Bacterial RNase P class A from Aestuariibaculum suncheonense, 316 nucleotides, folded computationally. NCBI's taxonomy places the organism under Bacteria, Flavobacteriia, Flavobacteriales, Flavobacteriaceae, Aestuariibaculum.
RNA sequence: CAAGUAGAUCGCCUUAUCGCUGUUUCAACUAGUGUGAAAUGGAGGAAAGUCCGAACACCGUAGUGCAACAUAGUGGUUAAUGGCCACCGACCGAGAGGUCAGGAAAAGUGCAACAGAAAGGAUGUACAGGUAAUGCUGUAGUGAAAUCAGGUAAACUCUAUGUGGUGCAAUGCCAUGUAUACCAACGCUUGAGGGCGGCACGUUCGAUUGUUGGAGGGUAGGCAGCUAAAGUGUGCUGGUAACAGUACACUCAGAUAAAUGAUAGGGGCUUUUAUUUAUAGAAGUACAGAAUUCGGCUUAUAGAUUUACUUAAGCA
Numbered sequence: 001c002a003a004g005u006a007g008a009u010c011g012c013c014u015u016a017u018c019g020c021u022g023u024u025u026c027a028a029c030u031a032g033u034g035u036g037a038a039a040u041g042g043a044g045g046a047a048a049g050u051c052c053g054a055a056c057a058c059c060g061u062a063g064u065g066c067a068a069c070a071u072a073g074u075g076g077u078u079a080a081u082g083g084c085c086a087c088c089g090a091c092c093g094a095g096a097g098g099u100c101a102g103g104a105a106a107a108g109u110g111c112a113a114c115a116g117a118a119a120g121g122a123u124g125u126a127c128a129g130g131u132a133a134u135g136c137u138g139u140a141g142u143g144a145a146a147u148c149a150g151g152u153a154a155a156c157u158c159u160a161u162g163u164g165g166u167g168c169a170a171u172g173c174c175a176u177g178u179a180u181a182c183c184a185a186c187g188c189u190u191g192a193g194g195g196c197g198g199c200a201c202g203u204u205c206g207a208u209u210g211u212u213g214g215a216g217g218g219u220a221g222g223c224a225g226c227u228a229a230a231g232u233g234u235g236c237u238g239g240u241a242a243c244a245g246u247a248c249a250c251u252c253a254g255a256u257a258a259a260u261g262a263u264a265g266g267g268g269c270u271u272u273u274a275u276u277u278a279u280a281g282a283a284g285u286a287c288a289g290a291a292u293u294c295g296g297c298u299u300a301u302a303g304a305u306u307u308a309c310u311u312a313a314g315c316a
Stems, first nucleotide, its partner, number of pairs: 001314001002311009012267007020042008029032001044287001048298002051296005056167004068163005073087005088102001089100004103158002108156002110152002120148001125140005171224004182214005193205004231250008268285008
C1' cells in the first nucleotide's frame, strides 16, 4: 500500500431581496384574537418506526388466584428496562473479532427427512455363541443418534420472575352560539316585545316569546399542561467498563392544520468531459423533517474526517 475488524465525529457554507412563526420593546389610532417598526430565537442524527422502559395525567384497585403476555448463564449499571457493561460457556472466523432462539427432556403429550429390520410400546435384521426357556451375549451394518434415565422446549408444556388500563386528542380552567331554551319576580291582547340594516312611518309576527335577577351543562374558540430539564458542553476524580461524583460555562423551536420557506449570486465537496495538466464546461450534493417530555433499541442515509487493532494466503 492492499484487504479487513471494532468504534468515534461531521453531514454543506455564505450574501442580497421578498416572506412565515415565537418572544420582548416602542408607536399610532378605529383600542384589537388587530396594524406598523426595531431587536432577538426558529428541526434532526435519526425529528422516523412507535418496538421496549419511564416521567406526568385520569380511570380502576382489600387480599389472593385463574387466564393472557413478556423475560430466562453469573455479576454489575440505571429513575427504569426486555437497554447497556463485564465475565463464563457454546458455536463461527487464519486473526482483529462476531453470534447466541444460554432455565427444565428424571412430570406428561407430541415430532423426527434420507438411510436402516427397527427412530422409542423395540413385533430385535444378518452371522456367531449360549440357555430348560427368553435379544440372553458378542460382532456386523444404517444413521447425527439404536436402549443410553437417547434427541427436540425459534413444539405443547413445566419452573422462576415480572406486568392493572388508557394516553397530552391525558387532564384542568374560561366560554360566543344553539337561546325568544330553563327557574323566580314583575310586565303584557287597552298589544309588551321581536323581524324588515340605525331612527320615524309603514308592514309583518306576536303571549311559553318582554324586563330584571339566578343557576346549569360545555359545542366553536381561547388559556394552562408546553418546554430550565433524569438539560447541554468542557475538564478533573473513581471504576476494566456500562456508569457515578464534582468544578466551570451555557439557555438551545414551541407551531395548531400546523412556521422553519422562495428567488438570484458566490463558494466548498463529488463525478464526468475536453484540452493548454490546471483551467474550462456539464451534472450531482443523501436520508429525512418537531407536535407533552425524557432514556434506549431498530430502520434510512450522497459524501467526508478520524482512532485503535488484525492479516493465513497478498504487493513494494